[in-house]
Parts: sequence; structure tokens; C1' cells
RNA sequence: AAAGUCCUUCGGGGUCGGGUGAAAAUCCCAGCCGGCGGUGAUGAACAAUCGUUCUAAGCCCGCGACGGGGAAGAAGUGUCAAGCACUCUUCCUCCUGAUUUGGUGAGAGACCAAAGCCGACAGUUACAGUCUGGAUGGGAGAAGGAUGUG
Repeated sequence: AAAGUCCUUCGGGGUCGGGUGAAAAUCCCAGCCGGCGGUGAUGAACAAUCGUUCUAAGCCCGCGACGGGGAAGAAGUGUCAAGCACUCUUCCUCCUGAUUUGGUGAGAGACCAAAGCCGACAGUUACAGUCUGGAUGGGAGAAGGAUGUG
């Protein structure tokens, strides 16, 4: 001390506000919230001219979660039997939201200021980013350890 493999832990926030109404944390008004990696003209510390570490985007790039489709696999249940159906594991694929203006400057999509905008599925006496549920799930990934080779 690289890749790879294995193991452990961690891994999402937000309205008992007001109005209307028979009924709304769903509508209207007013609030509140912002996963992971990258980039980055941010800030800080160290160092001393080369840099190192930490930090900096919901709406720039990509990923994850939800949903649709497909392939392979083994087991369970159903079945007389069989991927025929359901469940499970691995993988592939489709779908998947939102930003402008001004300032500074050589340069702004990232800095400063202002004004905007966005947010799966199912449920609900009434339409949900915020309530309930699938979910004590899954997960991008993060940290640590073992092995490993030089």
C1' cells in the first nucleotide's frame, strides 16, 4: 500500500397556524423541508510558493427511491404436473421535477443580493413534497476492518 473479494456499522427533512366547508395537516392564505456522487471563481485551517485537509448547487451533470417491461436462476405456495400463476434473488431496459434577473469579475450554471420554481405510488367524508401506508423494507453511497499483490 492499487484493483478485486468478503465482513461490520451508518445511510431523508418538513404545518396540532388561519380561512371556507357537512367534511380538507389534501383547496385558498401563510409557513416549513431539501438524499447520494461529481463539478465548482466559496470560506477556513495548515504549510510555504508546489501544495495538503475540511467545507461550498433541491432547480448544472449523473445516481438512488416509486412505477412499467424483459432475461436468467433456485426455492416456497397453488396445481395432477409444468415459470402456468404468485412470491424471492441477480441483472438489463424504459419512465422519472424545477432558475431567472441584477451585482462583482477576465470569466458565473455554482459566489453575493433579489424574485421565482419543483417535489413518486397507494390511501383519505375534499385534490397531499409535509398526514397515513408499502417501509423495522430497499437504496445511491459513506466509514471502518479482513484478505490480497508489489
A computed fold for a 150-nucleotide RNA from Halobacillus halophilus, annotated as FMN riboswitch aptamer (RFN element).
RNAcentral records the identical sequence in 2 taxa.
The organism belongs to Halobacillus, within Bacteria.
The RNAcentral record of the sequence draws on Rfam and Ribocentre.